[in-house]
Molecule: SAM riboswitch aptamer (S box leader)
Organism: Bacillota bacterium
């Protein structure tokens, strides 16, 4: 880096160091930030994987149910909103994007 699946309008600090930028990326618009951004610790949330149970199946393996060991993710605002594409608006599908399990 590719392809395939699934989920993205829930939830997460009045901490500590740091110190001026940030909200993916361009480009518009809106906001966040010295009552302290970014990073980086620490808590924290959440249930993808892993690790218990419990039903289905001949089994793989599917489904529900509870933890929260380890591994990942997250921790303003719908993926913060528009942007291409199709449905006439409005909306809503995708398309793109994050995130995670998988395959070669």
């Nucleotide at each position: 880096a590719a392809c395939u699946c699934a989920u993205c309008a829930a939830g997460a600090g009045c901490g500590g160091c740091g110190g001026a930028g940030g909200g993916a990326u361009a480009g518009g618009g809106c906001c966040c930030g010295a009552u302290g951004a970014a990073g980086c610790c620490c808590g924290g949330c959440a249930a993808c994987c892993u690790g218990g149970g419990a039903a289905g199946c001949g089994g793989a393996c599917u489904u529900c149910c509870a933890a929260a060991u380890g591994g990942u993710g997250c921790u303003a605002a719908a993926u913060c909103c528009c942007u291409c594409c199709a449905g006439u608006u409005u909306c809503u599908g995708g398309a793109a994007g994050a995130u995670g399990a998988g395959u070669a």